[in-house]
């Protein structure tokens, strides 16, 4: 230099054009003498830019980061 894969809450993952989901973790409440456990509720996410589209996390493109494979010339 070339080729391929991945990037989604604090963490681990699912989803793949039409309200972004689950588990753990966090907060609040219930229960309790207190706590734990259990239950209820809530907050918190699509790497960045551009394009296509009525609509993009999803398709295209560039870049960035991480991982894997692999040269040629000099």
């Nucleotide at each position: 230099g070339g080729g391929g894969g991945c990037u989604u809450g604090g963490u681990g993952a699912a989803g793949u054009g039409g309200u972004a989901u689950c588990a753990c973790g966090g907060a609040u409440c219930u229960c309790u003498c207190c706590a734990a456990a259990a239950g209820a509720u809530c907050a918190g996410u699509c790497g960045u830019g551009g394009g296509u589209u009525c609509g993009a996390u999803u398709c295209c493109u560039a870049c960035a980061g991480c991982c894997c494979c692999u040269g040629c010339c000099a």
The prediction has a mean pLDDT of 82. The RNA shown here (transfer RNA) has 74 nucleotides and comes from a Candidatus Uhrbacteria bacterium. The organism belongs to Candidatus Uhriibacteriota, within Bacteria. Its Rfam family is "tRNA". From the family's description: Transfer RNA (tRNA) molecules are approximately 80 nucleotides in length. It is annotated as a transfer RNA. The sequence is in RNAcentral, with records from ENA.